RNA sequence: GCUGGUGUAGCUCAAUCGGCAGAGCAUUCGAUUUGUAAUCGAAAGGUUACUGGUUCAAUUCCUGUCACCAGCU
Numbered sequence: 001g002c003u004g005g006u007g008u009a010g011c012u013c014a015a016u017c018g019g020c021a022g023a024g025c026a027u028u029c030g031a032u033u034u035g036u037a038a039u040c041g042a043a044a045g046g047u048u049a050c051u052g053g054u055u056c057a058a059u060u061c062c063u064g065u066c067a068c069c070a071g072c073u
């Protein structure tokens, strides 16, 4: 330099060929316990990397940029 892939909650990952952004762990609160752990219930937590475009509507489709990974040279 070329090609391909990935980027979503603090972390690990979903989201069925466009239609209300979710789960597990962690965190906080509550229940249980003499107390802790474990278990159960609840709550909070998101500019879906950035930018522009298409669309009534974009995590999803398209353009460009950035970061990371892999391959080729």
Stems, first nucleotide, its partner, number of pairs: 001072007010025004019056001027043005049065002052062002
Molecule: transfer RNA
Organism: Scytonematopsis contorta HA4267-MV1